Model confidence (mean pLDDT): 85 of 100. Predicted 3D model of an 83-nucleotide RNA (c-di-GMP-I riboswitch aptamer) from Niallia nealsonii. The sequence was found by an Rfam model in a public genome assembly. It matches the Rfam family "c-di-GMP-I riboswitch aptamer". About the family: GEMM was predicted in a large-scale screen for bacterial structured RNA regulatory elements. Its family is annotated with cyclic-di-GMP binding in the Gene Ontology. Of the family's consensus pairs, 95% are formed in the model.
[in-house]
RNA sequence: AAUUAAAGUGGGCAAAUUUUACGAAAGUAAAAGACGCAAAGCCACGGGCCUAAAGCAUUAGCUAUGGUAGCCGGGUUGCCAAG
Numbered sequence: 001a002a003u004u005a006a007a008g009u010g011g012g013c014a015a016a017u018u019u020u021a022c023g024a025a026a027g028u029a030a031a032a033g034a035c036g037c038a039a040a041g042c043c044a045c046g047g048g049c050c051u052a053a054a055g056c057a058u059u060a061g062c063u064a065u066g067g068u069a070g071c072c073g074g075g076u077u078g079c080c081a082a083g
Stems, first nucleotide, its partner, number of pairs: 003082002012037002017032006035070001041076003045073003048068003055062002
């Protein structure tokens, strides 16, 4: 250094919900609030999922250039201890 079952330091983040704002929507941001999380830090590269303004099609709908990192994989950067 890779790695790490258990233990463990200082701590960290913040689901649902509510309020406000943005957005066509999905959703996002801030404040309150904690379901949980050893990367629940960051990144839309691959897959999945959500939405459908515009466009296409007119019976129904189709479609991402929008979104989701707390869906999974991947990349990358960290704290403590052992090693």